[in-house]
c-di-GMP-I riboswitch aptamer from uncultured Geomonas sp., 72 nucleotides, folded computationally. Its Rfam family is "c-di-GMP-I riboswitch aptamer". About the family: GEMM was predicted in a large-scale screen for bacterial structured RNA regulatory elements. Taxonomically the source falls in Geomonas (Bacteria, Pseudomonadati, Thermodesulfobacteriota, Desulfuromonadia). Its mean pLDDT, the model's own confidence on a scale to 100, is 86.
Order: sequence, then C1' cells, then structure tokens
RNA sequence: AAACGGCAAAACCAGAGCGAUCUGGUGACGCAAAGCCACGGGUCCAUGUAACAGGACAGCCGGGUUACCGAA
Repeated sequence: AAACGGCAAAACCAGAGCGAUCUGGUGACGCAAAGCCACGGGUCCAUGUAACAGGACAGCCGGGUUACCGAA
C1' cells in the first nucleotide's frame, strides 16, 4: 500500500443516576487499537466540609496489556 472487516462522535428517542455520566436503539464526526485496565497526570461531578474520603471520563495525555491483515 492492499484485503476482510471492526468501533462509533454530535444529535434524537427510551431507561438508570443527586450529578458528572452510563445502558439500549437510531445515527456517523472520526479512529490502526476509538479493544481492555483508573497506575500517573489532567478535566468533570458531588456529599460532608476540619482533615480526609467517594464517583465519572480509556474518543484528554502518558503507561500497562491483548489483537486482524501483511508490500516492507
């Protein structure tokens, strides 16, 4: 490079949650890990609020780990 494919942003509908957000459907902005992991950084939510502790985001960055094809 090519091939078989894969995932699925925003928005809308239904549901869960105090919320961030998540699940399913429709939908495709994009993605070579846009598969998985909250370990580090960061952002967001929220209760208490003195300390300290909880939750979310992996499609924010780093890292770990698994993986299709095969010109090189």